[in-house]
RNA sequence: GCCCCCAUCGUCUAAUGGUUAGGACACAUGGUUCUCAGCCAUGUAAUUGGGGUUCGAUUCCCCAUAGGGGUA
Numbered sequence: 001g002c003c004c005c006c007a008u009c010g011u012c013u014a015a016u017g018g019u020u021a022g023g024a025c026a027c028a029u030g031g032u033u034c035u036c037a038g039c040c041a042u043g044u045a046a047u048u049g050g051g052g053u054u055c056g057a058u059u060c061c062c063c064a065u066a067g068g069g070g071u072a
Stems, first nucleotide, its partner, number of pairs: 001071005007065001010025004018055001027043006048064005
């Protein structure tokens, strides 16, 4: 250089074009407890950037960026 894969809450992960973008852990608040831990309830928090297709895009297409793999 060329080819392939991947990018979603702080972390891990789900979502086959119409979802309130879901779950686990973590975190915050409250309850329980003499206190802590644990347990219970509630809450905060995310689609890498730009463009395109579509009535509608996390999802399809193109370019870029970052990461991973292959190839003389």

This is a predicted structure of a 72-nucleotide RNA (transfer RNA) from Patescibacteria group bacterium UBA2196. Model confidence (mean pLDDT): 81 of 100. Lineage of the source: Bacteria > Bacteria candidate phyla. The sequence was found in a public genome assembly. It matches the Rfam family "tRNA". Rfam's curators write: Transfer RNA (tRNA) molecules are approximately 80 nucleotides in length.